């Protein structure tokens, strides 16, 4: 320069053919314990990378554009 895949919670990573955005793990409380760890309950946390389109409705579909990795020149 070209061409593939891929960007979702602090992190890792799901979400089947378009239909309510979720596990773990980290972090808060609380139980438990003389304390702390560890278990066991419950909590908070998201412009789905940015923008536009099609569509009754997008995390998935189409176009830009930004990033990461891989080939290839």
């Nucleotide at each position: 320069g070209u061409g593939a895949u891929c960007g979702u919670a602090g992190u890792u990573c799901a979400a089947u053919u378009g239909g309510c955005a979720g596990a773990a793990u980290a972090c808060c409380u609380g139980c438990c314990u003389u304390c702390c760890a560890a278990g066991c309950a419950g909590g908070a946390g998201g412009u789905u990378g940015c923008g536009a389109g099609a569509u009754c409705g997008u995390u998935g579909c189409u176009c830009g554009u930004c990033g990461a990795u891989c080939a290839c020149u």
Transfer RNA from a Lachnospiraceae bacterium, 73 nucleotides, folded computationally. It was read from a public genome assembly. Its mean pLDDT, the model's own confidence on a scale to 100, is 82. Rfam family: tRNA.